Small-subunit ribosomal RNA, central domain from an uncultured bacterium, 352 nucleotides, folded computationally.
[in-house]
Context: one part of a larger RNA
RNA sequence: CUGGGCGUAAAGCGCGCGUAGGUGGUUCGUUAAGUUGGAUGUGAAAGCCCCGGGCUCAACCUGGGAACUGCAUCCAAAACUGGCGAGCUAGAGUACGGUAGAGGGUGGUGGAAUUUCCUGUGUAGCGGUGAAAUGCGUAGAUAUAGGAAGGAACACCAGUGGCGAAGGCGACCACCUGGACUGAUACUGACACUGAGGGACGAAAGCGUGGGUAGCGAACAGGAUUAGAUACCCUGGUAGUCCACGCCGUAAACGAUGGUCACUAGCUGUUUGAUUAACAUUGGUUAAUUAAGUGGCUAAGCGAAAGUGAUAAGUGACCCACCUGGGGAGUACGCUCGCAAGAGUGAAACUC
Numbered sequence: 001c002u003g004g005g006c007g008u009a010a011a012g013c014g015c016g017c018g019u020a021g022g023u024g025g026u027u028c029g030u031u032a033a034g035u036u037g038g039a040u041g042u043g044a045a046a047g048c049c050c051c052g053g054g055c056u057c058a059a060c061c062u063g064g065g066a067a068c069u070g071c072a073u074c075c076a077a078a079a080c081u082g083g084c085g086a087g088c089u090a091g092a093g094u095a096c097g098g099u100a101g102a103g104g105g106u107g108g109u110g111g112a113a114u115u116u117c118c119u120g121u122g123u124a125g126c127g128g129u130g131a132a133a134u135g136c137g138u139a140g141a142u143a144u145a146g147g148a149a150g151g152a153a154c155a156c157c158a159g160u161g162g163c164g165a166a167g168g169c170g171a172c173c174a175c176c177u178g179g180a181c182u183g184a185u186a187c188u189g190a191c192a193c194u195g196a197g198g199g200a201c202g203a204a205a206g207c208g209u210g211g212g213u214a215g216c217g218a219a220c221a222g223g224a225u226u227a228g229a230u231a232c233c234c235u236g237g238u239a240g241u242c243c244a245c246g247c248c249g250u251a252a253a254c255g256a257u258g259g260u261c262a263c264u265a266g267c268u269g270u271u272u273g274a275u276u277a278a279c280a281u282u283g284g285u286u287a288a289u290u291a292a293g294u295g296g297c298u299a300a301g302c303g304a305a306a307g308u309g310a311u312a313a314g315u316g317a318c319c320c321a322c323c324u325g326g327g328g329a330g331u332a333c334g335c336u337c338g339c340a341a342g343a344g345u346g347a348a349a350c351u352c
Stems, first nucleotide, its partner, number of pairs: 004323002008305001012320001014201001017198001021194003025088007033081002035077008049065006091191001092188004096183004103177007110154001115149007125136002162169002206247006215241002220236004258319006266297014301308002325352003334345004
């Protein structure tokens, strides 16, 4: 250097954008860097290998050959890769018309419920548990009726339903805005794929400043339980949960499965389009075909097995990340980042 792997055994970056780099559709021409052939020079000697010779043999010595797979120069070839030139439209993209959607942001609106306050009715309990007690209540609670305030979350619809790169997104309305799919044409003409560094986003918790605080509720207090009970249960309850702006940058960030492309038997649901047909015609309904998603079962294959199986863990191509026994340890040290908490990078001794 080649060779092995990465769903569950060690191993896919949380996720997308994109720089360098790597890789790259089709036709013609050209070039000759890679590539291929030939020639010349060089590739010291010794050694190794082959054929001989000399010490009685051998080791050893010695003659010749081969080899030295390399490098340089020149000549030639032009299929493939590359360069250059000119084209093409099947990849990619743009324009136009539609479709579905909890995709994102801002502002506004709504009802149910909890809590608190006010007023009325009303009287001795309420609450809570396995059972209790702490707690609340004759200063009138709980219950019930009316009114008010305020915050947070949006029942049913709701669905192995939808959207988003991921995190994630669920009342209604308006405005701003991203993406996807689809139809018929026109246009650009390889503009593509991946992506070390880099920079963007990134649940919850946490942090800073200022607000807000109904319910819930770390910490904390009390009551129980218990041998004890720094818990599980109960009564309270502060941070927090909410908003604005700024940090943090981690998760079993999971499909524990990187991205793009192509190919490889079928069956059956479902979502959203398109086309055609039939029926109805106000919307439409049904069927077939087809496209994009999302589920179930399964042939071959793969797999240690369980399983997976066109949404591959099958068969191939290209690019990136990562793994190399367990513990020590995601620790120490150093560096970078952070207000901090800490994050990133990341050993060794020793030990089995």